[in-house]
Context: one part of a larger RNA
RNA sequence: GGAUGAACGCUGGCGGCGUGCCUAACACAUGCAAGUCGAACGGAGUUACUUUGGUGAAGUUUUCGGAUGGAUCCGAUUUAACUUAGUGGCGGACGGGUGAGUAAUGCGUGAGCAACCUGCCCUUCAGAGGGGGACAACAGUUGGAAACGACUGCUAAUACCGCAUAACGUAUUCGGGAGGCAUCUUCUGAAUACCAAAGGAGAAAUCCGCUGAGGGAUGGGCUCACGUCUGAUUAGUUAGUUGGUGAGGUAACGGCUCACCAAGACUGCGAUCAGUAGCCGGACUGAGAGGUUGAACGGCCACAUUGGGACUGAGAUACGGCCCAGACUCCUACGGGAGGCAGCAGUGGGGAAUAUUGCACAAUGGGGGAAACCCUGAUGCAGCGACGCCGCGUGAAGGAAGAAGUAUCUCGGUAUGUAAACUUCUAUCAGCAGGGAAGAUAAUGACGGUACCUGACUAAGAAGCCCCGGCUAACUACGUGCCAGCAGCCGCGGUAAUACGUAGGGGGCAAGCGUUAUCC
Numbered sequence: 001g002g003a004u005g006a007a008c009g010c011u012g013g014c015g016g017c018g019u020g021c022c023u024a025a026c027a028c029a030u031g032c033a034a035g036u037c038g039a040a041c042g043g044a045g046u047u048a049c050u051u052u053g054g055u056g057a058a059g060u061u062u063u064c065g066g067a068u069g070g071a072u073c074c075g076a077u078u079u080a081a082c083u084u085a086g087u088g089g090c091g092g093a094c095g096g097g098u099g100a101g102u103a104a105u106g107c108g109u110g111a112g113c114a115a116c117c118u119g120c121c122c123u124u125c126a127g128a129g130g131g132g133g134a135c136a137a138c139a140g141u142u143g144g145a146a147a148c149g150a151c152u153g154c155u156a157a158u159a160c161c162g163c164a165u166a167a168c169g170u171a172u173u174c175g176g177g178a179g180g181c182a183u184c185u186u187c188u189g190a191a192u193a194c195c196a197a198a199g200g201a202g203a204a205a206u207c208c209g210c211u212g213a214g215g216g217a218u219g220g221g222c223u224c225a226c227g228u229c230u231g232a233u234u235a236g237u238u239a240g241u242u243g244g245u246g247a248g249g250u251a252a253c254g255g256c257u258c259a260c261c262a263a264g265a266c267u268g269c270g271a272u273c274a275g276u277a278g279c280c281g282g283a284c285u286g287a288g289a290g291g292u293u294g295a296a297c298g299g300c301c302a303c304a305u306u307g308g309g310a311c312u313g314a315g316a317u318a319c320g321g322c323c324c325a326g327a328c329u330c331c332u333a334c335g336g337g338a339g340g341c342a343g344c345a346g347u348g349g350g351g352a353a354u355a356u357u358g359c360a361c362a363a364u365g366g367g368g369g370a371a372a373c374c375c376u377g378a379u380g381c382a383g384c385g386a387c388g389c390c391g392c393g394u395g396a397a398g399g400a401a402g403a404a405g406u407a408u409c410u411c412g413g414u415a416u417g418u419a420a421a422c423u424u425c426u427a428u429c430a431g432c433a434g435g436g437a438a439g440a441u442a443a444u445g446a447c448g449g450u451a452c453c454u455g456a457c458u459a460a461g462a463a464g465c466c467c468c469g470g471c472u473a474a475c476u477a478c479g480u481g482c483c484a485g486c487a488g489c490c491g492c493g494g495u496a497a498u499a500c501g502u503a504g505g506g507g508g509c510a511a512g513c514g515u516u517a518u519c520c
Stems, first nucleotide, its partner, number of pairs: 001520004006516005013392006019385002021350001026348003030345003035090003040087002043084006051076004059068003097303003106228008116220002121216007129163001131161002138153006169194011199208003229275003236266003241263008278300004282293004305326005328339004356382001358381003364378001365376004395425004405416004429461001432455004439447001464509005469490003475504005485492002
């Protein structure tokens, strides 16, 4: 000199774009953050409508017995619309957060899988025949304070289960060709065995789905090489350990697991141990080499109160799923239950220190749905903070009796100083009034009466901070008297201090200026 997710002191006008718990991965009140589909299904409810049963008001008539009349109410039924607890489907593995752990099961770069999987999506081929039995909901009974259950009975489906059909699928066997050092791989032919399915909407056309198989795309899994902090005041480490055979397991290779066999494997090119740490694209600095760093944005990884476990699923470290154990908090009728902000806000605590319990799904994107649409603290916006960068303003021109005041003085003057006053202008910003977008169009705008435009209006509403001995731009007076104090280094201060304090003046930067911390 440059830089910062900064903090502190003094000061503070406006706007744009960014950015904001670096500490306790400490504990969390409250609200929201993942739902959706009635065009998969049976119910239930509400409203309207069709038909109908019962009841039978007012009114009319009367020979007073009644007749007629049909409101209202109760019930059944048809159809439609809406709502929805439950069964079922898809999504809750994305998106969002954090950096505790991890020095290599990670990350980066480059290869490989003849050792693999892939829902939704694209594409191609083929198919969907015929049956069955349940369980919720519901009804009844019943336990419990609650959370939540238990028993009996009924019922639907794109829920579940057999049967049929079956190849280009899978498995086994046999034959042929090609490749490979080999275990084998690949192409091809045949035989045998095995495995599917679901319907919905519509008047229909058709649309959306369903099943099997091939290919693609996307996303993942695995392997290898190289690179990836410090310590030797850590020198030896390792028994599933290293390899083999066989078996099991996996989507798949593999000590991944197991049985048996061999005794190996790593290490001074630093094993093991210990400490520290998420890694990278990048960022800062530097002429570069390099050094430092990993906030924000993007990629990967890991984690979700602590530890363990599996289930479901195309996919699971399953943050807002389940089970067990621990700590903690809460409810309880003491029998038992409930919870997990490292999502967005917000609270306490810690700290030098870090924001609103805001608006909207209008846009972009995501989930569900045929769609309308619903959900979305992702996201888009707004709020707060000079935290950073950038831009603008706080007026412009003229104006010497060089006014007054102040400071100084050799008392003549000199400085402040064209500075002010005063005259003439201007209106950026702020304030006032009117108009008023693009963003999104077929329609829909949170932002927002915002940006922007126009008009009128008044110099009004808008300057501080640090420094002035040398380094280092900028000097005098008074006070103080090795005191009080200053200080980055050298050093100032003990009676004439340009170094302390105040004043005048000056220098620097400027909505900031200094200080502190850290890096180059």